[in-house]
RNA sequence: CAGGUCGAGAGGCGCUGCAACGGGCCGGAGGGGUCCGCCACGCUCGGCCUGACGCACUAGACCGCAAGGGCGCCUCCGGAUU
Numbered sequence: 001c002a003g004g005u006c007g008a009g010a011g012g013c014g015c016u017g018c019a020a021c022g023g024g025c026c027g028g029a030g031g032g033g034u035c036c037g038c039c040a041c042g043c044u045c046g047g048c049c050u051g052a053c054g055c056a057c058u059a060g061a062c063c064g065c066a067a068g069g070g071c072g073c074c075u076c077c078g079g080a081u082u
Stems, first nucleotide, its partner, number of pairs: 001051009010075006018042001021037006041068001
């Protein structure tokens, strides 16, 4: 760094919908076109597993601690004002 898996980011309902995914049709074919379905944790952080790359610093202790996520509504929590 990549893939997988688990967890965390307070909780819920509704709407739209890009990508990805599934299906139909078109096309010689394509990472193509089109329609339908599904779809608002696909993001970040951390643990573990696997793989790749790299090659000098690494380990330990203490303290502190996230950021972002279309629209509407609700609950909860904290603060401020009245």
Notes: The RNA shown here (SAH (S-adenosyl-L-homocysteine) riboswitch aptamer) has 82 nucleotides and comes from Kribbella caucasensis. It matches the Rfam family "SAH (S-adenosyl-L-homocysteine) riboswitch aptamer". On this family, see Wang et al., Mol Cell 2008: "Riboswitches that sense S-adenosylhomocysteine and activate genes involved in coenzyme recycling". The family has 52 seed sequences and 1,354 matches in Rfam 15.1. Gene Ontology terms of the family: S-adenosylhomocysteine metabolic process and regulation of gene expression. Its mean pLDDT, the model's own confidence on a scale to 100, is 80.